[in-house]
RNA sequence: GGAGUCGGCCAGGCGACCGCGGCGACGGCAGGUGGGUACACGGCCCACGCACUGCCGGCGCCGAGGAAAGUCCGGACUCCGCAGGGCAGGGUGCUGGGUAACGCCCAGGCGCGGCGACGCGCGGACAGUGCCACAGAAAACAGACCGCCUCCGCCCGCGAGCGCGAAGUAGCCGCAAGGCGAACCCGACCGCGGGCGGAGGUAAGGGUGAAACGGUGCGGUAAGAGCGCACCAGCGUCCGGGGUGACCCGGACGGCUCGGUAAACCCCACCUGGAGCAAGGCCAAGCAGGGACAGGGUGGCCCGCCCGCAACGUCCCAGGUAGGCCGCACGAGGCGUCGGGUAACCGACGUCCCAGAUAGAUGGCCGCCACCCGGCCGCCCCCUGCGGCCGGGAACAGAAUCCGGCUUACGGCCGGCUCCCUCC
Numbered sequence: 001g002g003a004g005u006c007g008g009c010c011a012g013g014c015g016a017c018c019g020c021g022g023c024g025a026c027g028g029c030a031g032g033u034g035g036g037u038a039c040a041c042g043g044c045c046c047a048c049g050c051a052c053u054g055c056c057g058g059c060g061c062c063g064a065g066g067a068a069a070g071u072c073c074g075g076a077c078u079c080c081g082c083a084g085g086g087c088a089g090g091g092u093g094c095u096g097g098g099u100a101a102c103g104c105c106c107a108g109g110c111g112c113g114g115c116g117a118c119g120c121g122c123g124g125a126c127a128g129u130g131c132c133a134c135a136g137a138a139a140a141c142a143g144a145c146c147g148c149c150u151c152c153g154c155c156c157g158c159g160a161g162c163g164c165g166a167a168g169u170a171g172c173c174g175c176a177a178g179g180c181g182a183a184c185c186c187g188a189c190c191g192c193g194g195g196c197g198g199a200g201g202u203a204a205g206g207g208u209g210a211a212a213c214g215g216u217g218c219g220g221u222a223a224g225a226g227c228g229c230a231c232c233a234g235c236g237u238c239c240g241g242g243g244u245g246a247c248c249c250g251g252a253c254g255g256c257u258c259g260g261u262a263a264a265c266c267c268c269a270c271c272u273g274g275a276g277c278a279a280g281g282c283c284a285a286g287c288a289g290g291g292a293c294a295g296g297g298u299g300g301c302c303c304g305c306c307c308g309c310a311a312c313g314u315c316c317c318a319g320g321u322a323g324g325c326c327g328c329a330c331g332a333g334g335c336g337u338c339g340g341g342u343a344a345c346c347g348a349c350g351u352c353c354c355a356g357a358u359a360g361a362u363g364g365c366c367g368c369c370a371c372c373c374g375g376c377c378g379c380c381c382c383c384u385g386c387g388g389c390c391g392g393g394a395a396c397a398g399a400a401u402c403c404g405g406c407u408u409a410c411g412g413c414c415g416g417c418u419c420c421c422u423c424c
Base pairs, nucleotide, nucleotide: 001420002419003418004417005416006415007414008413009412010411012369013368014367015366017364018363020063021062022061023060024059026057027056028055029054030053031052032048033047034046035045036044037043065396069407070406072405073404074403075402076401077276078275079274080273089272090271091270092269093268094108095107096106097105098104109122110121111120112119113118123267124266128265129264130261131260132259145206146205147202148201149200150199151198152197153196154195155194156193157192158191159190162187163186165185171180172179173178214232215231216230217229218228219227233257235254236253237252238251239250240249241248242247280326281325282324283323289317290316291315292314293313297309298308299307300306333352334351335350336349337348338347339346340345371393372392373391374390375389376388377387378386379385
C1' cells in the first nucleotide's frame, strides 16, 4: 500500500428571526362563587379573584430514533374464561449459563466452509410408516446397459490324432503272377481362436446422478466380490480415564459397512387458556325511553266534581352515542464509580428526570464553525502531509400503552485482528 474480518462510537454544534405541542407560574376576561332584589320559572344588580374550568397575552422549562420501521418472537399491564388430572392442538430443540421471559444473548462441544482473522449449522432416520424429480440398467428387502467370466446351440478358421470315404486310387517295385502303397479332399469327434443367438454368474471397470451398498494392498476365483487377511475410515457393545455437561482421550471385542429426508407423518423432552390500549375504567350533551307533578288543552251529550288521554312545561331515573377524562409517561429507567463473573449479566452506592400528540406537535430560513467529496494554488525534489481559495454534499427515516430482542433500511468516524506485496 492492497484485500478481508470482527467490534465500538456518532447521527452535527453555536447564534439571530419566525413558528408548533406539553407542563409550570403570572396577568386579563368569561363561566364560577358569595350576597341583594324581583318572580310560577328563566331574570336583574353588586362584590370576589380563595378553589375549579375555558379562552387570550407575554415568561420559564422540556420536546423523536438507532432503527421510532417490519409487526416476526418474548414479557409487563388489562378484561374474559378456568376445581383437579389427562387427551387433542400449537411452539421450541447440541450442552452449560444469563434473563421478567424468549425462537434472544454469552461461553463451550461437534460438524462444515475459508490459507487465515473468522463465519455458518445443530434432538431422534437400528421405534414404525411414507417419499427420493431429471438422468440412469438399477434409488432402498437394490440393480445387469456396455464390459468381464462360465455353459449350451449354430457357423467359420486353425491344429493333432482317427477312418467303414477318397482308395488298394495316384505312384513305386517286378518279365509276369503279383507286391508295397500315399496325399489333397471328405467325415465325425477333440482342442484352440473368432462371430451370432440363448441360459446364467459378476457390482472389480465404463457410463448416469445430489446420492450407486467402505478405501488401499495381498491372497483367492471361471470372472469377481469383505469371499479371506493386513492396515485405515466408519458403526455398535463393553472397559478405563478427563469434564457439571454436550463431548473428548485410550483399549478390547463384534459383524464387516447398515444412503438421504422429520419446514413428511411420527417419537422423545420441555413450554403452552383466549383477546388485546380500538385492552379496560370514569363522566356524559342531543334524540328516543321510564317515573313524578302544578297549570292550561282534550274526551266521557252540557256545567261542576271525578276519571282518562296525548302533547307542551319543570324535576328526577337507567342504559348509553357524540364528546371529554383516566389508563399515559418514575421505568425489568439513563449515566458514573466500585465490586463479583472468561462473558452475557448481576449487586452496592451516588446522581439525573428524559416527548406524550389524537389527524396527530418536535419545523422553516439565514450566518459562522466542524465533517465528507472534487478541483486549483502555496510549503516541499516528488508522494504523503500541512495551509489557503472555490464549488458541491450531508444518508435511512417520524413516537401513538410500555419494555426486552430479532430482522430490514442507511451516512460517516475509530480501533483490534488476518492474508498478500514492497521498503528499511